[in-house]
Context: one part of a larger RNA
RNA sequence: UGACGGGGACCCGCACAAGCAGCGGAGCAUGUGGUUUAAUUCGAAGCAACGCGAAGAACCUUACCUAAACUUGACAUCCCUUUGCUACUUCCUUAAUCGGAAGGUUUCCUUCGGGAACAAAGGUGACAGGUGGUGCAUGGUUGUCGUCAGCUCGUGUCGUGAGAUGUUGGGUUAAGUCCCGCAACGAGCGCAACCCCUAUUUUUAGUUACUAACAGGUAAUGCUGAGGACUCUAGAAAGACUGCCAGGGAUAACCUGGAGGAAGGUGGGGAUGACGUCAAAUCAUCAUGCCCCUUAUGUUUAGGGCUACACACGUGCUACAAUGGUCGAUACAACGAGUCGCUUAGCCGCGAGGUGAAGCUAAUCUCUUAAAGUCGAUCUCAGUUCGGAUUGCAGGCUGAAACUCGCCUGCAUGAAGCUGGAGUUGCUAGUAAUCGCGAAUCAGAAUGUCGCGGUGAAUGCGUUCCCGGGUCUUGUACA
Numbered sequence: 001u002g003a004c005g006g007g008g009a010c011c012c013g014c015a016c017a018a019g020c021a022g023c024g025g026a027g028c029a030u031g032u033g034g035u036u037u038a039a040u041u042c043g044a045a046g047c048a049a050c051g052c053g054a055a056g057a058a059c060c061u062u063a064c065c066u067a068a069a070c071u072u073g074a075c076a077u078c079c080c081u082u083u084g085c086u087a088c089u090u091c092c093u094u095a096a097u098c099g100g101a102a103g104g105u106u107u108c109c110u111u112c113g114g115g116a117a118c119a120a121a122g123g124u125g126a127c128a129g130g131u132g133g134u135g136c137a138u139g140g141u142u143g144u145c146g147u148c149a150g151c152u153c154g155u156g157u158c159g160u161g162a163g164a165u166g167u168u169g170g171g172u173u174a175a176g177u178c179c180c181g182c183a184a185c186g187a188g189c190g191c192a193a194c195c196c197c198u199a200u201u202u203u204u205a206g207u208u209a210c211u212a213a214c215a216g217g218u219a220a221u222g223c224u225g226a227g228g229a230c231u232c233u234a235g236a237a238a239g240a241c242u243g244c245c246a247g248g249g250a251u252a253a254c255c256u257g258g259a260g261g262a263a264g265g266u267g268g269g270g271a272u273g274a275c276g277u278c279a280a281a282u283c284a285u286c287a288u289g290c291c292c293c294u295u296a297u298g299u300u301u302a303g304g305g306c307u308a309c310a311c312a313c314g315u316g317c318u319a320c321a322a323u324g325g326u327c328g329a330u331a332c333a334a335c336g337a338g339u340c341g342c343u344u345a346g347c348c349g350c351g352a353g354g355u356g357a358a359g360c361u362a363a364u365c366u367c368u369u370a371a372a373g374u375c376g377a378u379c380u381c382a383g384u385u386c387g388g389a390u391u392g393c394a395g396g397c398u399g400a401a402a403c404u405c406g407c408c409u410g411c412a413u414g415a416a417g418c419u420g421g422a423g424u425u426g427c428u429a430g431u432a433a434u435c436g437c438g439a440a441u442c443a444g445a446a447u448g449u450c451g452c453g454g455u456g457a458a459u460g461c462g463u464u465c466c467c468g469g470g471u472c473u474u475g476u477a478c479a
Stems, first nucleotide, its partner, number of pairs: 001479002003476003007473007015463002019427005026318008034309002042053002064304007073127001077126002079123006088103005106117004129293002132291003138287002140282003143278001145276001150189006156165003169180003195270004200238007210227002214225003241264001244258005320420001324379007336367003341360002346355003386417001391412007433455007
């Protein structure tokens, strides 16, 4: 000087407290461990692994296993020989790759000898290739403490020196934020601001959006003429700065209250992550040193596996019902996506779906009926008209192909479960809770993920305690 203390003082955080909803019990989905297996590919491991890499394993993917096959190779460059083929198409063979046969068709220069380019086949070796090892050899990227308020430097001064000072102190702040003081004076990386979205208004513009007034038309509708008011769209501006007032404070910084205002003291949300810590994660995104394999640890094909199942754990979904279930009627969104696509009206089907005039490269058309809600009816507290697992049968869709191993529909079946022990998680406002919608990946395959809007709470006395963090100070078994 740090680090540590079941030392001290001060401060902060959904850390506790006050509340709301959960998890832990059930069934299922999913990930992991374990076990099993020919293989169940590999990685991730307290917080910070476990719906994680994987924004999507039937084949492919795929790295694993079994079997079969290739050896300059699936891919790249160079050399030699041959040919003008090859590519492509068709056929035979095979489980498939491999293998065999047929068709098919070059360009330029030229001294007509040939040369050059391009392509293929064959050969030869240099080499290719490796999701083989090492993340404790590395780059790059990432997590974490933590969006915590810290981490440092120059000159000066003090100290023999390691170092100190500045950065401590008195206030204050979300903040090393600012003010005052001070052997310090300044500066840098962070904080804040600058960026994006959102909340208000003005203005410009007015189609594919809108419809107040005027006119036309209809069973009805901005449907049509028209309009530029409104909504909205998207450009440009304004607006918030403790600016104003009062009180407190050291006449400061700032704090408390008020006015006006759409918004008030960082308005709300996002992006943004200092010096560093964990030899943290990743050699399987990629790159890369070294080591290893080279008729195999490379490459290809088929089938299987990654989907197993006495069990244990994590994360979710659905429930256990009446603030509900079922049936009928009816209202209101936003974000997005679409030509190898979204797919309409109509018709067929109980339904999944089929068929199918149209439209749309989209403010035009389609996905697209939002659902909870509201109104009416019924059920009447039951393992039930709750709950839907499981199983049987019959179908649909995608795709060469749904046996291993997809999703969906109809009929039948109708399991556990009556609110969950110790313990434990999230959340302070348009939040929690609850309700549906969209997208990426994607032929098909979400209860996951990422977004979007609808309805919309309770509580917060406070900092004694638990956890984590910051500042000062004290002690020294430690470096």
This is a predicted structure of a 479-nucleotide part of an RNA (small-subunit ribosomal RNA, 3' major domain) from Peptostreptococcaceae bacterium AGR-M142. Model confidence (mean pLDDT): 82 of 100.